Predicted 3D model of a 1480-nucleotide RNA (small-subunit ribosomal RNA) from uncultured Verrucomicrobium sp. Its mean pLDDT, the model's own confidence on a scale to 100, is 84.
[in-house]
RNA sequence: AGAGUUUGAUCAUGGCUCAGGACGAACGCUGGCGGCGUGCUUAACACAUGCAAGUCGAACGAUGAAGCUGGAGCUUGCUCCGGUGGAUUAGUGGCGAACGGGUGAGUAACACGUGAGCAAUCUGCCCUUGACUCUGGGAUAACUGCGGGAAACUGUAGCUAAUACCGGAUACGAGGCUCGAAGGCAUCUUCGGGUCUGGAAAGAAUUUCGGUCAAGGAUGAGCUCGCGGCCUAUCAGCUAGUUGGUGAGGUAAUGGCUCACCAAGGCGACGACGGGUAGCCGGCCUGAGAGGGUGACCGGCCACACUGGGACUGAGACACGGCCCAGACUCCUACGGGAGGCAGCAGUGGGGAAUAUUGCACAAUGGGCGAAAGCCUGAUGCAGCAACGCCGCGUGAGGGAUGAAGGCCUUCGGGUUGUAAACCUCUUUUAGCAGGGAAGAAGCGAAAGUGACGGUACCUGCAGAAAAAGCACCGGCUAACUACGUGCCAGCAGCCGCGGUAAUACAGAGACUGCAAGCGUUACUCGGAUUCACUGGGCGUAAAGGGAGCGCAGGCGGACUCGUGUGUCGGACGUGAAAUACCGGGGCUUAACCCCGGUGCUGCGUCCGAAACUACGAGUCUAGAGACUUGGAGGGGUAAGCGGAAUUCUUGGUGGAGCAGUGAAAUGCGUAGAUAUCAAGAGGAACACCAACGGCGAAGGCAGCUUACUGGACAAGAUCUGACGCUCAGGCUCGAAAGCGUGGGGAGCAAAAGGGAUUAGAUACCCCUGUAGUCCACGCUGUAAACGGUGCGCAUUAGGUCUUGGAGCUUUCGAACGCUCCAGGGCUCAAGCUAACGCGAUAAAUGCGCCGCCUGAGGACUACGGCCGCAAGGCUAAAACUCAAAGGAAUUGACGGGGGCCCGCACAAGCGGUGGAGCAUGUGGCUUAAUUCGAUGCAACGCGAAGAACCUUACCUAGGUUUGACAUGGACGUGGUACCCGGGGCGAAAGCUUUGGGGACCCGCAAGGGAGCGUUCACAGGUGCUGCAUGGCUGUCGUCAGCUCGUGUCGUGAGAUGUUCGGUUAAGUCCGGCAACGAGCGCAACCCUCGCCUCCAGUUACCAGCGAGUAAAGUCGGGGACUCUGGAGGGACUAACCCGUUAGGGUGGGAAGGUGGGGAUGACGUCAAGUCAGUAUGGCCCUUACAUCUAGGGCUGCACACGUGCUACAAUGCCUGGUACAAAAGGAACCAAGACCGCGAGGUGGAGGAAAUCCCUAAAGCCAGGCCCAGUUCAGAUUGGAGUCUGCAACUCGACUCCAUGAAGCCGGAAUCGCUAGUAAUGGUAGAUCAGCUACGCUACCGUGAAUACGUUCCCCGGGCCUUGUACACACCGCCCGUCACAUCAUGAAAGCCGCUUCCGCCCGAAGUAUCCGAGCCAACCGCAAGGGGGCAGGGUCCUAAGGCAGGGGUGGUGAUUGGGAUGAAGUCGUAACAAGGUA
Repeated sequence: AGAGUUUGAUCAUGGCUCAGGACGAACGCUGGCGGCGUGCUUAACACAUGCAAGUCGAACGAUGAAGCUGGAGCUUGCUCCGGUGGAUUAGUGGCGAACGGGUGAGUAACACGUGAGCAAUCUGCCCUUGACUCUGGGAUAACUGCGGGAAACUGUAGCUAAUACCGGAUACGAGGCUCGAAGGCAUCUUCGGGUCUGGAAAGAAUUUCGGUCAAGGAUGAGCUCGCGGCCUAUCAGCUAGUUGGUGAGGUAAUGGCUCACCAAGGCGACGACGGGUAGCCGGCCUGAGAGGGUGACCGGCCACACUGGGACUGAGACACGGCCCAGACUCCUACGGGAGGCAGCAGUGGGGAAUAUUGCACAAUGGGCGAAAGCCUGAUGCAGCAACGCCGCGUGAGGGAUGAAGGCCUUCGGGUUGUAAACCUCUUUUAGCAGGGAAGAAGCGAAAGUGACGGUACCUGCAGAAAAAGCACCGGCUAACUACGUGCCAGCAGCCGCGGUAAUACAGAGACUGCAAGCGUUACUCGGAUUCACUGGGCGUAAAGGGAGCGCAGGCGGACUCGUGUGUCGGACGUGAAAUACCGGGGCUUAACCCCGGUGCUGCGUCCGAAACUACGAGUCUAGAGACUUGGAGGGGUAAGCGGAAUUCUUGGUGGAGCAGUGAAAUGCGUAGAUAUCAAGAGGAACACCAACGGCGAAGGCAGCUUACUGGACAAGAUCUGACGCUCAGGCUCGAAAGCGUGGGGAGCAAAAGGGAUUAGAUACCCCUGUAGUCCACGCUGUAAACGGUGCGCAUUAGGUCUUGGAGCUUUCGAACGCUCCAGGGCUCAAGCUAACGCGAUAAAUGCGCCGCCUGAGGACUACGGCCGCAAGGCUAAAACUCAAAGGAAUUGACGGGGGCCCGCACAAGCGGUGGAGCAUGUGGCUUAAUUCGAUGCAACGCGAAGAACCUUACCUAGGUUUGACAUGGACGUGGUACCCGGGGCGAAAGCUUUGGGGACCCGCAAGGGAGCGUUCACAGGUGCUGCAUGGCUGUCGUCAGCUCGUGUCGUGAGAUGUUCGGUUAAGUCCGGCAACGAGCGCAACCCUCGCCUCCAGUUACCAGCGAGUAAAGUCGGGGACUCUGGAGGGACUAACCCGUUAGGGUGGGAAGGUGGGGAUGACGUCAAGUCAGUAUGGCCCUUACAUCUAGGGCUGCACACGUGCUACAAUGCCUGGUACAAAAGGAACCAAGACCGCGAGGUGGAGGAAAUCCCUAAAGCCAGGCCCAGUUCAGAUUGGAGUCUGCAACUCGACUCCAUGAAGCCGGAAUCGCUAGUAAUGGUAGAUCAGCUACGCUACCGUGAAUACGUUCCCCGGGCCUUGUACACACCGCCCGUCACAUCAUGAAAGCCGCUUCCGCCCGAAGUAUCCGAGCCAACCGCAAGGGGGCAGGGUCCUAAGGCAGGGGUGGUGAUUGGGAUGAAGUCGUAACAAGGUA
């Protein structure tokens, strides 16, 4: 410090997620030791048991043990009596119990923090100072007696003491009143005088400790104030003791704290009041910091003590282990009554994911009491439990390679685990055993003595590597990879995402990586997140500028001078507790931990100082702003009036059949006279041309003309005011269209509605009608893509150009042109900005001021609540839940019922077909035991198959075989074996079985070995699966002209450029231009063939001339001219001329001319295209079978559908006879001549030919004749009969021949195919495969031999280039919307029902303070007494907790039914959006 994730890729926006730290944690797996810490976060739920606050006899009476002593009885060691002694303690009394300890319920508050104040206060014990401690009195507990009660407890009579209680004296200081003086800070304070009131207690006796009054200190407490720190405005108004005053009461003390009276105030947008939540802080965690989160442990403060209320005592409480009352709960009870309060320490139940021992000790520290010893102390010190956290240590160290075994992987070679182990040499921390053994102790005590921890820490010795390693992860982020299993299953997952048969992502394994007595997971929190942005963000299009203006509060504000000193800055002082933090030291072996010193604690307050800026006060100025004068521009606004064109309607005339409407129609109108046309009239609405990227207005918006009234802006002048300004939450006003109310108006247009079309449907688009409405007046609504998607104002920052309004200069007679300035409206651009697009003086640049708004998408421009509205609805505005994206700009493609250019038998122009018939052939379907398999739009279907009767053959049925029909290797056997010939049985054959004969081969002298054969083991075999695991090959776009690269340049980048552009071409062919320059694969050419010529060669081909010869014939001699054969060359390159810059076009020559014809040749790639059945091949599967052999059957099956062909339908024909001319190919189990036989297929026979020699060989054509338009002398299917050939065999299932038969068919609907010249059409020929053939197929060959192309404007198909739009990228066979149906989830409404909380009114009213009464009762004082004073019981009143009655507010749960929402695999209906998305 970043990373992953939206996309085909990119940049930016933006959310989600991860890596880090932390924890009072919990859970899973695991677990050796020690130190230091920490440990109910939940039920402030309920608590058994024990302990947690006592102490003082030196305050008091009483009690009176041990011991000592005297006496008596006497059973000599017991009892009794007295004295002394003083232990013990219930009670009275004093002090303490208000500390210490716990908890965080309540509390949003002067509760807390911080800083001040009290001249408005109190303070026991303690310290300092001064003075004093005199004199009397009456009771009462304990105790004793008598009672009540179960108990708790209690009544009555009597006795008694005090440091308990009461009276009196004294008292300068205290308090009240009053007089005077001094001082201060407003109330006041201090000092002096006068007057009234008020106090004491002993004990011990050596020191001393106490008590009272007064003053001061210290400590603690109380009260007041400034400032600071949560959420919510879907809480906007709150308040009656409320705010203030006067007086009184009350308190330690101020104060409405309380009361009476008077006044009507007080608080609030700087957030009152209400609601929710919460103890606050030092600190702790995190962070670079600013911040954010938090308030366990330790420390300070507060609050509470079962819940609520109350006071008493006291220095201090409204009191955790005190009291009274009420309530809930629990317990005891003899039913009459009583008792209790663990949020003290342990502990129990409960709750919970979860949190410990009913331990030891007062030795230390501290506290209470005491003169002290001492006692008490669950405070505290320790121990126990828990890896809960932090820190430290260990589980060994060194050597050790046949790199052992085993595991895992493997390409079978090896690799890895791995120096790891074994083995050798060492060490002994910790744990274990044994011995020694502390400090902590100061103090107290006469002394003895005194340590919970603890026989602990620590030290020493002993034995032995001995007893001590796990957890998570390994697709990316993120360090770490393989094999097996599984097969969208099981499962994983923090995000992206893995898993559908080759999973580094699941599970187990091996290996690795990380951390380590821990490791992972989960929850929460900070960080990363600059993702609420103060530091430190944004708002044209990503979320985001309010529809616009005015304007109060608020914020901000021009120049100069003086003053003050608010902010600001400097210095000093006080405070900011300690602990924590940081730095430096020190102590535990180290560290954690602890101790010491310093710094910091960023804050607050006070004083002094500075005066630039800010603020404030005073004064001045004119540059901002405004006023004034002059001038012109304008659809600015309001009202009234006027005008013409057009539509419609009415009336009349003319006229006579249609009009209207559409893609085409129909509805509609019209013979009752429409449309058309002329004239007249009515009425409403809107204002053509001018007109403009032009004007005005704040926006909405504004358009015929005239008049009236009226707002604003601009220019020029520089006369006035003198900062009067800018912005603006709330507020007010304006605000298109539609809509609403009332009243008018209504020509045209036109939601709704009706009809006609279109359509699968058409509640639409189109057409015919048509009502609200549109118009006017008044009122409401208050919203728009109210958009420049750009808030307002001011200032600064290059230009160019056009335009509107004004002014000036120049010029002129004047205008125009030109130049300059100001104010607007546009375009284009520098710098700059921007994610890019773009913006660019009219900023989206650079700054300032103010306002509004945003913070992932959906849910949601929604719900609830509130406000507004007549309603419709508007404004404000969530959450649950779901997702990992949603969205922006640009890029490359693809696509478009977008555009431009161009090409192609693509269309058009032609010729001939297919689709109709019959047959052939292939396919689908059906059938079947099987009809083997594959190919399926173009690019499957006369395809694989260039030959299914058996074989082929893969299929079916049946019968056989099992190392096998075939290969290799090992072992064993045989070697009269292998092999050949023959026979028998069963059998369909295969095969099984049996038998006879012959009889080998190679090496070696032989033994033996090999080949062969048999048996057996490894293995063979598979046309079984996967072409979506593959190689190779192929099809297709397409012989289309494209596809790329290097360097450079441009762009943040994906990418672009080049390759685009202007021409040209068949062509990315070439030329020109150009930030490109070059290059590669393609194109073309090079190759083959055909066409012309030359040379060479001349047999089997040829024959001109010479000779011979025949019926004829290159037949023969011969020839090398020609044809031809087959080799080598030539030729064509836009070379020449004309036009054009060039590419190119034209002309001529030439056998051939612009690639001369044809072929071969197929770029990068696309289609998971085809093929595992040609072969190869990974993986999977079968192994007496999914292998293999055999026979028979099937692949040929037939209601049907389709593709491809053949033959025809005839006269340009058919038939008969005669007659002419090819090319190419083939031939030995072959081609076969002449001859003979047969009507023929063919047969007999065989010359010749392994071929330019022999054989196979033309037909259409031409000549002559017949047929005469008919189902025919067309056509030939089908069927019957008879044959031929091949073959082991023609039944299923061959071809051909002859005779007979003679079907459909008379040119083919919608639709559709091929072809541009030696082509189409037409005629025959050959070959491969092959015994034969289904060939009419396929591949080649030659003969005859056309028509047409205007053209690419329109249309169909395919393609190329450029451009455009896109929400597509699996790329339009794309994407995607809504209803309905089903399931699940959360949520709103809902008659109600049930809680919680709060308020108002009223009733009742415990305890208790205060107050009043007090006829009953009473020791202290007065009084001889009666009585008085004073007090008590008891009662009344005010207040009031709990309770009750009635009614509101807020909030939560639930609710039949209901609304929308979200999600879900393949559901239904349509196709709304994205392309002009087919109606933008």
The source organism's lineage runs through Bacteria, Pseudomonadati, Verrucomicrobiota, Verrucomicrobiaceae and Verrucomicrobium.
Its Rfam family is "Bacterial small subunit ribosomal RNA".